[in-house]
RNA sequence: GAUUUAUACAGAAGAGGUGAGAGACAGGCUCGAUGACCCUCUGGCAACCUGGAAAGACCAAGGUGCCAAUUCCUGCCGGGAGACCAACAUAGGAUCCUGGAAAUAUAAAGU
Repeated sequence: GAUUUAUACAGAAGAGGUGAGAGACAGGCUCGAUGACCCUCUGGCAACCUGGAAAGACCAAGGUGCCAAUUCCUGCCGGGAGACCAACAUAGGAUCCUGGAAAUAUAAAGU
């Protein structure tokens, strides 16, 4: 790196360094010189593995992971509601709810 399986509405920040973009991609929206992102140190969380507990809830924090926003939201295929479209409207339709898929991330396994 590719594959398989599982999970993704819970949880968890201070200091120092650097100095301009960052949140995977696109659109939206948000974060950012009152210093984001990133790096280091310290601290923390507890998803998976692991250990403890007869077992479950739970506890620990050794491995990995994580510590703005649901994976920040949407993206593809459906279902429902639906303001509005000068009256009507089975067509259109902002927006909202919802099922599945994809993508992404992480763990675990084997390669």

A computed fold for a 111-nucleotide RNA from Lunatimonas lonarensis, annotated as SAM riboswitch aptamer (S box leader). The sequence is in RNAcentral, with records from Rfam and Ribocentre.